[in-house]
A computed fold for a 355-nucleotide RNA from a Chloroflexota bacterium, annotated as Bacterial RNase P class A. RNAcentral holds the sequence, with entries from ENA.
């Protein structure tokens, strides 16, 4: 210079029209019984991310359960530390890779028990024995020899990652510790008409049954709780006849229909001092930064900034056309994954060359 490792930042910039979406604040019309909403006009200011993403862990908040132990499930795993907490993050041990800077580990227990250990081999784990050899016993053929079978002893040819020595818990499983269950369509609050619940008051005919209360057991007495009959009312445009509905008001409480909240101020950002090796903690200081509900952030224009082409020019340079990545909120933090054109900082090692 050149290949490389490890952290962090940023991830187009600046005016302009226009245009959507939320808040404050004035005035002005509408729409609901109300609770509230909608529109319009004007003035201030705000409007995506490092990943907003996958919905993979851990929490807060919210409802529901909820004496305690213990059994089922489900999850963690050197050790120590750090957070509200985690499977995250930090140190540090040990094993693997890397010349290194570093990188990655599903690193508690196979002396509880059970299961596996391919392929090759005679055998893969309660074994024992294919073959070889000596000894020694029994039986046969037959003569000091050989075949068979048994039993003891040795040797390993050879397989194979491993041969009685084991290894595996990214099998069960045993140890230690942890864990209730729902997800903002949680839930919370206001709150119509109708039917239904409780209560009052007016008004009202007989009967029979029901209930309630009293009884001298004969019954009495209260009840719009049912059913039948009569009387009235009320709809069916009037009148009749058919049909069909039916005490009148009046608090009260509850859900439905609707309306709002939940909704963004929070384990927060930035900077600055202290502690600690960090992670992280305290202390002062400053900021306020979307809240939609088919879901708003967009489209043009100029300037510039990078990038590829292409054209001029010796050359710095110019001039044209193209492009500028991943990808978008939906209670809300803390992580972890996973995507991503290209720019920039620092810290470190290795290898050669030149000064």
């Nucleotide at each position: 210079c050149g290949a490389g490792c490890c952290g962090g930042u940023c991830g187009g910039a600046c005016g302009g029209u226009c245009g959507c979406g939320g808040g404050u604040c004035c005035g002005g019309c509408g729409g609901g019984c109300g609770a509230c909403c909608g529109u319009c006009g004007g003035a201030c200011g705000c409007g995506a991310g490092g990943a907003a993403a996958g919905u993979c862990c851990g929490a807060g908040c919210u409802c529901c359960a909820c004496g305690a132990c213990g059994c089922a499930g489900g999850g963690u795993a050197g050790c120590g530390g750090g957070u509200a907490a985690c499977a995250c993050c930090c140190g540090u041990c040990c094993g693997c890779c890397g010349c290194g800077a570093g990188g990655c580990g599903a690193g508690g227990a196979c002396c509880a028990g059970c299961g596996c250990c391919a392929c090759a081999g005679a055998g893969a784990c309660g074994a024992g024995u294919c073959g070889g050899c000596a000894c020694g016993g029994a039986g046969g053929c037959a003569c000091u020899g050989c075949c068979u079978c048994c039993g003891u002893g040795c040797c390993g040819g050879g397989u194979g990652a491993a041969a009685c020595g084991g290894g595996c818990a990214a099998g069960c499983u045993c140890u230690a510790c942890c864990c209730g269950g729902u997800g903002c369509a949680a839930g919370g609050c206001c709150a119509a008409a109708u039917a239904g619940g409780g209560g009052g008051a007016c008004c009202g005919g007989c009967a029979c049954g029901g209930u309630g209360c009293c009884u001298u057991c004969g019954g009495g007495c209260a009840u719009g709780c049912g059913u039948g009959c009569g009387a009235g009312g009320g709809g069916u445009g009037c009148g009749u006849c058919g049909c069909c509905c039916c005490g009148u008001c009046c608090c009260c409480g509850g859900g439905u229909c609707g309306g709002c909240c939940g909704c963004u101020c929070g384990a927060g950002g930035c900077c600055u001092c202290g502690g600690g090796c960090a992670a992280c903690c305290g202390g002062g200081g400053u900021c306020c930064u979307a809240g939609a509900u088919g879901g708003a952030u967009g489209a043009c224009c100029g300037u510039c900034g990078c990038c590829a082409c292409c054209g001029c020019g010796c050359g710095a340079g110019u001039g044209g056309u193209g492009g500028c990545a991943c990808a978008g909120g939906a209670c809300u933090c803390g992580g972890c994954u996973u995507a991503c054109a290209g720019a920039c900082c620092g810290c470190c090692g290795c290898u050669g060359g030149c000064a």
NCBI's taxonomy places the organism under Bacteria, Bacillati, Chloroflexota.
The prediction has a mean pLDDT of 77.
A source record names the gene rnpB.